Predicted 3D model of a 345-nucleotide part of an RNA (small-subunit ribosomal RNA, central domain) from an uncultured bacterium.
Context: one part of a larger RNA
RNA sequence: UUGGGCGUAAAGAGUGCGUAGGUGGUUACCUAAGCGAGGGGUGAAAGGCAAUGGCUUAACCAUUGUUAGCCCCCCGAACUGGGCUACUUGAGUGCAGGAGAGGAAAGCGGAACUCCAUGUGUAGCGGUGAAAUGCGUAGAUAUAUGGAAGAACACCAGUGGCGAAGGCGGCUUUCUGGACUGUUACUGACACUGAGGCACGAAAGUGUGGGGAGCAAACAGGAUUAGAUACCCUGGUAGUCCGCACCGUAAACGAUGCAUACUGGGUGUCCGGGGCUCGCCCCGGGUACCGAAGCCAACGCGUUAAGUAUGCCGCCUGGGGAGUACGUACGCAAGUAUGAAACUC
Numbered sequence: 001u002u003g004g005g006c007g008u009a010a011a012g013a014g015u016g017c018g019u020a021g022g023u024g025g026u027u028a029c030c031u032a033a034g035c036g037a038g039g040g041g042u043g044a045a046a047g048g049c050a051a052u053g054g055c056u057u058a059a060c061c062a063u064u065g066u067u068a069g070c071c072c073c074c075c076g077a078a079c080u081g082g083g084c085u086a087c088u089u090g091a092g093u094g095c096a097g098g099a100g101a102g103g104a105a106a107g108c109g110g111a112a113c114u115c116c117a118u119g120u121g122u123a124g125c126g127g128u129g130a131a132a133u134g135c136g137u138a139g140a141u142a143u144a145u146g147g148a149a150g151a152a153c154a155c156c157a158g159u160g161g162c163g164a165a166g167g168c169g170g171c172u173u174u175c176u177g178g179a180c181u182g183u184u185a186c187u188g189a190c191a192c193u194g195a196g197g198c199a200c201g202a203a204a205g206u207g208u209g210g211g212g213a214g215c216a217a218a219c220a221g222g223a224u225u226a227g228a229u230a231c232c233c234u235g236g237u238a239g240u241c242c243g244c245a246c247c248g249u250a251a252a253c254g255a256u257g258c259a260u261a262c263u264g265g266g267u268g269u270c271c272g273g274g275g276c277u278c279g280c281c282c283c284g285g286g287u288a289c290c291g292a293a294g295c296c297a298a299c300g301c302g303u304u305a306a307g308u309a310u311g312c313c314g315c316c317u318g319g320g321g322a323g324u325a326c327g328u329a330c331g332c333a334a335g336u337a338u339g340a341a342a343c344u345c
Stems, first nucleotide, its partner, number of pairs: 003317004007299002012313001014200004021193003025087002029083003033080002035076002038073005048066007090190001091187003094183004102176007109153001114148007124135002161168002205246006214240002219235004257312006265290011294301002318345003327338004
């Protein structure tokens, strides 16, 4: 609970696509459902409200008047709806371009780490605050050559770019999505939002089959310490990687839902276009900073709004109990989603 709100106080769903529904540009005509005007019916009595009156007053009582709603008739046509007609500015399409770590697959490359083989070479190496565990005379560390394997791509690199979000970074090729600019050729409101629904969704985790260099939960040892189930060190298994299938959560954050319109400017940068006297100026789309008006409890926000408005969706309603219990659905499991109450302050 017909209210007020949601950047940080409780509150924007992780993100998109889209069904129902809600909302919807300009124009002429028709309609008359909504809307407006008039008339009629109904609206029992009591009661309520108002006026007047009666008991000395009041309570009380009486008389008169009165409401919304519903139904019928007739009228109006600005707005909303419905029908039909037309339009181009919303939306979409075509054509011409350039930009981009957007996505998927295949192939290739160099540096480094590790391991293996061989050569050189000899007593240490490694590690720390200091050490020790550890490795090494069965030749380590170092160095050179060759080989193997896996993972990640230095510089370029940028409050740079792309993507709905999660996210995306070596190079090449193939397939493929979106955005932007220019043109105004085409369609002619085809739009916005979106309960359910469907799809995507970091990391960790799960199943199965591969792979396993480095790193590294667990674990073991060495230290530290009063203790040290830690921080530091030496090792090290899941995992991290790939295929397929699950999971569906994050401080999934801009802690800010999406769309449209309007409201001073300045500075930097990315992409495209136009003008130019090549100093520069202008247009469109991103991205970042500073700030008019305005907003805000303040911090701050400020044409990328947290300003001014409209449409639609989601959500909040004191703290704890509790994102718990129960039920239900999903999941192999872990668990996830939905989601209370008693009690207490």

It matches the Rfam family "Bacterial small subunit ribosomal RNA". Its family is annotated with structural constituent of ribosome and ribosome in the Gene Ontology.
The full RNA is in RNAcentral, with records from ENA and SILVA.